[in-house]
RNA sequence: AGUUGAGGUAGAGGCGCGGUAAGUCAAUAGUACUUUUACAAAAGGCACGGAAAGCCGAUGGCGUAAAAGGAAAGGGGCUACCGCCGAAGUACAGCCUAUAUUCCGGAUAGGUUGUACUGGGCCUAUGCCGAAUAGGUAUAGGACUGUCACCAAAAAACCCCCAGUUUUUUGGUGGAGCGCUACUUCAAAU
Numbered sequence: 001a002g003u004u005g006a007g008g009u010a011g012a013g014g015c016g017c018g019g020u021a022a023g024u025c026a027a028u029a030g031u032a033c034u035u036u037u038a039c040a041a042a043a044g045g046c047a048c049g050g051a052a053a054g055c056c057g058a059u060g061g062c063g064u065a066a067a068a069g070g071a072a073a074g075g076g077g078c079u080a081c082c083g084c085c086g087a088a089g090u091a092c093a094g095c096c097u098a099u100a101u102u103c104c105g106g107a108u109a110g111g112u113u114g115u116a117c118u119g120g121g122c123c124u125a126u127g128c129c130g131a132a133u134a135g136g137u138a139u140a141g142g143a144c145u146g147u148c149a150c151c152a153a154a155a156a157a158c159c160c161c162c163a164g165u166u167u168u169u170u171g172g173u174g175g176a177g178c179g180c181u182a183c184u185u186c187a188a189a190u
Stems, first nucleotide, its partner, number of pairs: 001190001003188009014085001016084005022079004033069007044056003048105005088118012119145002122142008147175012
C1' cells in the first nucleotide's frame, strides 16, 4: 500500500419517510341524536349474542312518516413544527390495553412482539380495506430517479508514440437498503 473478513462513526437519494390531544379545509351529513305532531296498541326498549343487576315503558314503548334544530369520533388533504433516511409501510400470527352498567363472547380502535414483502416517489388498470368520488395496499403495466456491478462508445490526464491505467460523460444489461459513499478500528495473509 492494496485485498479479504468482522465491526464503528458520519453521510446521500427527493413530489423522500414518520409523528403531533397543533392550525386549517373538505367529507362523514342534513346522517346520528333532540323536540313536536300524526299513525300504531301486536309490548317491549335502553343493549351485537348469552347471563346478572338496574332504569324507562298502556300518562303509549319499539317502529313509520312529517316539521324544527342538528353534531362528533375514527379515516383524509394542506400548512407549521418535531424526529428521521428501513426512514417507514402493508399482510399474517401471538399478546396487551381502551370503548359499553358488570362478566363471558364478539366488534371497533390503539399498542407491542415475531415472520414475510417493498431502493424511492409518481401515473394507469384490477382486487382488497374504507361511508367514500379521500386515502392506503397487493398484483400487473408505464415513464422517472438515486446507487452499485458489468459491457460498449466518446473525451481528458499520465505517456515521445503504441499499448496500458485512471477520471468524466453517454448508452445498454443486471442487482437490492442484509444495499451504496467517505473515514476509521481489529484480525489474516500478501
RNAcentral holds the sequence, with entries from Rfam and Ribocentre. The RNA shown here (Lysine riboswitch aptamer) has 190 nucleotides and comes from Thermovenabulum gondwanense. Its mean pLDDT, the model's own confidence on a scale to 100, is 76. The model forms 98% of the base pairs in the Rfam consensus. It matches the Rfam family "Lysine riboswitch aptamer". A reference for the family is Mandal et al. (2003), "Riboswitches Control Fundamental Biochemical Pathways in Bacillus subtilis and Other Bacteria", Cell. Gene Ontology term of the family: lysine biosynthetic process.